This is a predicted structure of a 72-nucleotide RNA (transfer RNA) from an Anaerolineales bacterium. Its Rfam family is "tRNA". From the family's description: Transfer RNA (tRNA) molecules are approximately 80 nucleotides in length. Rfam classes the family as a transfer RNA. Its mean pLDDT, the model's own confidence on a scale to 100, is 82.

RNA sequence: GCCCCCGUAGCUCAGUGGAUAGAGUAUUGGCCUCCGAAGCCGAGGACCGCAGUUCGAGCCUGCGCGGGGGCA
Numbered sequence: 001g002c003c004c005c006c007g008u009a010g011c012u013c014a015g016u017g018g019a020u021a022g023a024g025u026a027u028u029g030g031c032c033u034c035c036g037a038a039g040c041c042g043a044g045g046a047c048c049g050c051a052g053u054u055c056g057a058g059c060c061u062g063c064g065c066g067g068g069g070g071c072a
Stems, first nucleotide, its partner, number of pairs: 001071007010025004018055001027043005048064005
């Protein structure tokens, strides 16, 4: 330099162009308990950036940024 894959919550991951973007775990409040753990109920927390396509984009396209891999 060229090609391929990936980027969503603190972490690990779902999400096939349309519903309020979900789950596990973690954090935190409550219930329970003599106190904790476990269990149960609740809360906060995210789409890498910019532009484009579209009535509508986490999803498609272009460029950039970051990570991984292959070739040279």